[in-house]
RNA sequence: UUAGUGGCGAACGGGUGAGUAACGCGUGGGAAUCUACCUUGAAGUGGGGAACAACUAUUGGAAACGAUAGCUAAUACCGCAUAAUCCCUCCGGGGGAAAGACUUCGGUCGCUUUUGGAUGAGCCCGCGUUAGAUUAGGUUGUUGGUGAGGUAAUGGCUCACCAAACCUACAAUCUAUAGCUGGUCUGAGAGGAUGAUCAGCCACACUGGGACUGAGACACGGCCCAGACUCCUACGGGAGGCAGCAGUGGGGAAUAUUGGACAAUGGGGGAAACCCUGAUCCAGCAAUGCCGCGUGAGUGAUGAAGGCCUUAGGGUUGUAAAACUCUUUCAGAAGUGAAGAUGAUGACGGUAACUUCAGAAGAAGCUCCGGCUAACUCCGUGCCAGCAGCCGCGGUAAUACGGGAGUGGCAAGCGUUAUCCGGAAUUAUUGGGCGUAAAGCGUCCGCAGGCGGCUUUUCAAGUCUGCUGUUAAAGCGUGGAGCUUAACUCCAUCAUGGCAGUGGAAACUGAAAGGCUUGAGUAUGGUAGGGGCAGAGGGAAUUCCCGGUGUAGCGGUGAAAUGCGUAGAUAUCGGGAAGAACACCAGUGGCGAAGGCGCUCUGCUGGGCCAUUACUGACGCUCAUGGACGAAAGCCAGGGGAGCGAAAGGGAUUAGAUACCCCUGUAGUCCUGGCCGUAAACGAUGAACACUAGGUGUCGGGGGAAUCGACCCCUUCGGUGUCGUAGCUAACGCGUUAAGUAUCCCGCCUGGGGAGUACGGUCGCAAGACUAAAACUCAAAGGAAUUGACGGGACCCCGCACAAGCGGCGGAGCAUGCGGCUUAAUUCGAUGAUACCCGUAGAACCUUACCUGGACUUGACAUAUAGGGAAAAGUUAUAGAAAUAUAAUGUGCAUUAGCGCCCUAUACAGGUGGUGCAUGGCUGUCGUCAGCUCGUGUCGUGAGAUGUUGGGUUAAGUCCCAUAACGAGCGCAACCCUUACCCUUAUUUGCCAGCGGUUCGGCCGGGAACUAUAAGGGGACUGCCGGUGACAAACCGGAGGAAGGUGAGGACGACGUCAAGUCAUCAUGGCCCUUACGAGUAGGGCUACACACGUGCUACAAUGGGGAAUACAGACGGACGCUAAAGCGUGAGCUGGUGCCAAUCCUAAAAAAUUUCUCGUAGUCCGGAUUGCAGUCUGCAACUCGACUGCAUGAAGUCGGAAUCGCUAGUAAUCGCGAAUCAGCAUGUCGCGGUGAAUACGUUCUCGGGUCUUGUACACACCGCCCGUCACACCAUGGAAGUGUGUUGCACCAGAAGUAGGUAGUCUAACCUUCGGGAAGGCGCUUACCACGGUGUGAUCCAUGACUGGGGUGAAGUCAUAACAAGGUAGCCGUA
Repeated sequence: UUAGUGGCGAACGGGUGAGUAACGCGUGGGAAUCUACCUUGAAGUGGGGAACAACUAUUGGAAACGAUAGCUAAUACCGCAUAAUCCCUCCGGGGGAAAGACUUCGGUCGCUUUUGGAUGAGCCCGCGUUAGAUUAGGUUGUUGGUGAGGUAAUGGCUCACCAAACCUACAAUCUAUAGCUGGUCUGAGAGGAUGAUCAGCCACACUGGGACUGAGACACGGCCCAGACUCCUACGGGAGGCAGCAGUGGGGAAUAUUGGACAAUGGGGGAAACCCUGAUCCAGCAAUGCCGCGUGAGUGAUGAAGGCCUUAGGGUUGUAAAACUCUUUCAGAAGUGAAGAUGAUGACGGUAACUUCAGAAGAAGCUCCGGCUAACUCCGUGCCAGCAGCCGCGGUAAUACGGGAGUGGCAAGCGUUAUCCGGAAUUAUUGGGCGUAAAGCGUCCGCAGGCGGCUUUUCAAGUCUGCUGUUAAAGCGUGGAGCUUAACUCCAUCAUGGCAGUGGAAACUGAAAGGCUUGAGUAUGGUAGGGGCAGAGGGAAUUCCCGGUGUAGCGGUGAAAUGCGUAGAUAUCGGGAAGAACACCAGUGGCGAAGGCGCUCUGCUGGGCCAUUACUGACGCUCAUGGACGAAAGCCAGGGGAGCGAAAGGGAUUAGAUACCCCUGUAGUCCUGGCCGUAAACGAUGAACACUAGGUGUCGGGGGAAUCGACCCCUUCGGUGUCGUAGCUAACGCGUUAAGUAUCCCGCCUGGGGAGUACGGUCGCAAGACUAAAACUCAAAGGAAUUGACGGGACCCCGCACAAGCGGCGGAGCAUGCGGCUUAAUUCGAUGAUACCCGUAGAACCUUACCUGGACUUGACAUAUAGGGAAAAGUUAUAGAAAUAUAAUGUGCAUUAGCGCCCUAUACAGGUGGUGCAUGGCUGUCGUCAGCUCGUGUCGUGAGAUGUUGGGUUAAGUCCCAUAACGAGCGCAACCCUUACCCUUAUUUGCCAGCGGUUCGGCCGGGAACUAUAAGGGGACUGCCGGUGACAAACCGGAGGAAGGUGAGGACGACGUCAAGUCAUCAUGGCCCUUACGAGUAGGGCUACACACGUGCUACAAUGGGGAAUACAGACGGACGCUAAAGCGUGAGCUGGUGCCAAUCCUAAAAAAUUUCUCGUAGUCCGGAUUGCAGUCUGCAACUCGACUGCAUGAAGUCGGAAUCGCUAGUAAUCGCGAAUCAGCAUGUCGCGGUGAAUACGUUCUCGGGUCUUGUACACACCGCCCGUCACACCAUGGAAGUGUGUUGCACCAGAAGUAGGUAGUCUAACCUUCGGGAAGGCGCUUACCACGGUGUGAUCCAUGACUGGGGUGAAGUCAUAACAAGGUAGCCGUA
């Protein structure tokens, strides 16, 4: 060192959390037990015997592993002797041990029996320990007893017999989930969540079963069996169990080294040396966590450069950097070098620590910046890309996306994700609610349960208090100590609380005994009542039947029709029948628990209220489960059936009308019996009791006072209303009938939808009722109140809004504008009212923005700089459509610069390009409607209200009065202009009464009266009178006056609305184009033409057309102008050239009108379109594309469908005149005057508007909101013939290993023997129990399933319009 025998250990230590809802765990107790090694005592250790490994030989097998024969030792094994203690006992007795070894001979270690101890373990009990009742009954060794067996020990632990119990609503059983605790995280706490590391207990060791050995196991690294899996094999047979430490694979979002050492601490063995120990101590990997440290410090403004922004000045990054002066922790290099060890022994260890060296050297990231939430700008992008915790951001100016720059925060980390607690009083014990937000059972009775009046005594369960034990250690807290500090570690220690034991107190609760009368109840006397049930009776009405009278309709509706009626209806009279309901009285009046109850009388019957005394003596309140009642509809059976009337039929209405309306009409409605059990069963308000201001009405009863009496008055009890104080409430509101203040009991709620649904269960004849989820989905749903808006809500008022009138439009032709169509282009804008003779007060070119062609690029136009040049312009010629090009000619002011011009270059110009939804300005419209606001005060939690509402009045928020408001502002009105009357002044170009002249024309002299002109004044203010009214404001009437109640007209347009219109008047931000989207040129186009619409002109004729004659305006305009007289022309016009820069001259004739002639109702003597010819004028130019004239032509049209417009007085209608624009062009526009009406009863209706009120589910505000089917897509879910897996009950089969019992088939060393054998044992067989397995039948969870049901979600689908307003039929609830 090693095989084997023997001893001890291997049941500790280490791992894991599958199972377990349990005495498993926690806590506190208990009695019927065992405990190797250790310890305290006591007594022993005598004498024998038989084997078996190893070993040897033979031999089987591939191996694992054996087989046979033989030899042998012991502290291995077996008898015998002894027995203090020990065990059993019927108390007589009986039973049961031992082992030696070493020695320095002193002793040491052992062995046997036994008494105690210590330690450890087993067992029992009280209490605590998750969720589900859509789990309500469970159990047969089950519960107890007797006896026996078994165990270390109690016990149905097991067995036999007997009894029939035991658990359970204080949750049994079943199902699901889960190891429990000390603790940990969070929280102010109470709690909530959790059970990693560390520690205690339990359970497990591939899955299931079993025992053996042992002090201890039913044993992680032992055995046997069964099963699944893996491996070896010679196919016969064998081997295995990392939930030990490392490590591998797999899975996964994810989790480390096949390291060192037994040096320390501890464990096992050993007398010891020593051996073993992936326990442990260390090291390695990972910022996984906690703690500490560093990445430098000081000075440094030209605030450098660069970046970014910019209002272009500057700002910011920023003392930051650079630069200068310092320091060296950490990292690095070298050296020294512990403690951990008490004698030896150090894995860690190239340790910690210390010393020296060099140099700012090697060492900063992550996230955020819209609000919450600290921190902002630029660019890009353009509902894209993307962000997002919630709200939300992004559609061309994004602090929200991406990037830059800057800022904020944290820092060797930062941010995200997941989970728990908190905030969350959002499960509310502390600490919530239930009228309308979610929430009071439809109502009552009532067992259990909870709570309970006054008083006396006792007890001491609750309660309070003292002490004792325990509540392991660690942790937490407090105070210290040790590592440089801290984290960490060590030492000491408190308090609260729990459980148990023990002593005390007696107020309250409780228990026991006794008393009381106030709560409750009973008796007596009254009283009101549609309380209930049953019976009898009554009249009115309706319908039907019979008869009479009577004749053509009745009925019904918005209007009709279906229907009834000449076979006689309706109407009316008489008679009869039937069923149902009971007018008036009748009333926020009565009764009842609620549902509900109404003709009269009778019978039976329940309850209430009041009063008087008497009695019982807490007998009470509430009530889970349970029971009874419970509208209507509905169901079953039998009756009944007049009226009404789901369904059904018909008629209407309608786009449709399965409706609303009408005509019929079956179930039903009614009765009896039985079900159903729901309603918006509502006061949306559970029951009981007490307390807390009142006023007023009403019903029932009593008392007092008063009265002849009825009233009336005071008071009291009970009911039922209304208003209201305090208080409460989110507000509305409630308010002694509480929703106030309190007590007690029950029920219910916890975002909306899904859904009161599915599944399961119970009930039901059915319909269905009760109980009652989840997935999924949304960021709301909801209440009350406010301001608006709206209403097919209400009241009042106004407006040419209707009505009353007059004239039109819509029909015709033409003009003009728009749409559409066309086109190379037909430029653009305006589009209900509030676009459409609008921008355009005038498109042949121009305008002109459009199209085509040909041409230019610092440009047609502006500024500046630098350089250069000579003038530029103009004129002429050629080419061309012109622009333009070329050629010729030709020169300015100043003179030093320079101005002006041209060329080159650069900045830049330019844009009628886009955005009117980026804007300014301007404008339309509501609307000349009477409104819109503010300050202070007051009310309200607030939004807000008040003022501004009310009574009058007005054209008016105009004024007066009232008034928690008082004042003020913008609007109204007035001030301004025109016009109507008068006065004063002035008097030319206007005027002319009087005077004179006259050519007879205010022409002249003259005049200043009149008209007129244009300056200034006056005048009108409800000032005066009467009436009405509140004595007010004001209104009505009157007088006077030119004018009368704003005299008439104009200008003037509040806060705001319509993202109204305009980027094309102009201005302007961002964007876009830059040899073109700019500029210039010629021609064309804007003028087109199947059509539709708007606005106009002219007509259709006799109130007219035509001819002739004769009157009367106003306001404008006029020098590139208006133009006279006169002449010519049929005429447009031409010639002419007078006057006028205008109260002077001119346009200029006014026209309707009046007088007269003609036409005679016709497509005309109406109407004038269209076309032909001939002309005039303007203009470079009238072809596309002007106006006018003459002659000729002579269309439609005979008064206009539905519908629609304007106008209230000098207005409508009608008539002409002028002007702007403009070369020319008006039926348009803006002005002017002439002639000159009708009608308004009135506010029912249409439209619009205003104040107040009401409803609202609208707030983009009714052009709003919004429901359901169908179609499409997606998602989760229910049902479903079934199919599959798991779990499990019952019945049966089966039965390995093992244990226990039986057994003489076989075998056997120790002991006994009379040598035959016996005792005892092994093997075998067998019985009982039993795992796996199997069969049958149930239960249950999950998955899946053709098909099917509803649900949810989804920018633009279909059909209708159910709800919100009186939502156009009020809505809603239950039911069919």

The RNA shown here (small-subunit ribosomal RNA) has 1376 nucleotides and comes from an uncultured bacterium. RNAcentral holds the sequence, with entries from ENA. Its mean pLDDT, the model's own confidence on a scale to 100, is 85. It matches the Rfam family "Bacterial small subunit ribosomal RNA".